[in-house]
Molecule: transfer RNA
Organism: Clostridia bacterium
RNA sequence: GGCGGCUUAGCUCAGCUGGCUAGAGCGACUGGUUCAUACCCAGUAGGUCGAUGGUUCAAGCCCGUCAGCCGCUA
Numbered sequence: 001g002g003c004g005g006c007u008u009a010g011c012u013c014a015g016c017u018g019g020c021u022a023g024a025g026c027g028a029c030u031g032g033u034u035c036a037u038a039c040c041c042a043g044u045a046g047g048u049c050g051a052u053g054g055u056u057c058a059a060g061c062c063c064g065u066c067a068g069c070c071g072c073u074a
Stems, first nucleotide, its partner, number of pairs: 001073007010026004019057001028044005050066005
């Protein structure tokens, strides 16, 4: 240099053929329970879906460019 994959919550990931309000587990926090901690139970917060442009009535999902990470290869 060429080709391919990945980028969604603090972490690990889902999101099936584009459809109204973006989710799970773990973690954090609050409350309950306990003499207390942990476990357990209930609840809360947390995301401009890597950046930007485009297609569309509508984009996490489709297309272009760029960035980062990983792999293959001359």